Predicted 3D model of a 72-nucleotide RNA (transfer RNA) from an Anaerolineae bacterium. Its Rfam family is "tRNA". The family's RNA type in Rfam is transfer RNA.

């Protein structure tokens, strides 16, 4: 240049057309406890970006940007 993968909470991962996007460390509250950093409960936090399709997209298409990897 070309091809191919990925991109979803702070970080690792799940959900691969459909209902409030889950879960695990981690944060923050509250209880508990002599005290805690242990334990219990609770909460806040996210689909890279911009088009298409579709009744309906995080999931499918382009292109665009980032990471990784092959090939010239």
């Nucleotide at each position: 240049g070309c091809c191919c993968u990925c991109g979803u909470a702070g970080c690792u991962c799940a959900c691969c057309g459909g209902a409030c996007a889950g879960a695990g460390c981690g944060c923050g509250g509250c209880c508990c406890u002599g005290c805690g950093g242990a334990g219990g409960c609770u909460g806040a936090g996210a689909a890279g970006c911009a088009g298409g399709u579709u009744c309906a997209a995080u999931u499918c298409c382009u292109g665009c940007c980032g990471g990784g990897g092959g090939c010239a």